[in-house]
A computed fold for a 74-nucleotide RNA from an uncultured Gammaproteobacteria bacterium, annotated as transfer RNA. Rfam family: tRNA. Gene Ontology term of the family: triplet codon-amino acid adaptor activity. It is annotated as a transfer RNA. Its mean pLDDT, the model's own confidence on a scale to 100, is 81.

RNA sequence: GGCCCGGUAGUUCAGCUGGAUAGAACGGUCGCCUCCUAAGCGACAGGUCGCAGGUUCGAAUCCUGCCCGGGUCA
Numbered sequence: 001g002g003c004c005c006g007g008u009a010g011u012u013c014a015g016c017u018g019g020a021u022a023g024a025a026c027g028g029u030c031g032c033c034u035c036c037u038a039a040g041c042g043a044c045a046g047g048u049c050g051c052a053g054g055u056u057c058g059a060a061u062c063c064u065g066c067c068c069g070g071g072u073c074a
C1' cells in the first nucleotide's frame, strides 16, 4: 500500500431489509424490603450512533472520503 471486519450509554453488546421517542444487560443514583449489609423488586439519569460530506420527504442503517482498532495479502 490492497482487501475484509469492527467503532452505538461508564462497560459488554443488539439494532444495519431507511420511517417508533435509539434499546438490553451490567454498572450509577433514588426508593421499597431488611435490625444492618448483600440479594431481590421498582423508578430515574446517562447517547452529536467514530468524524465530515452526499443521496432521500426521512439516515445508526445507503454512498464517498478520512480517523481509530483488529485480521489478511504483498
Stems, first nucleotide, its partner, number of pairs: 001073007010026004019057001028044005050066005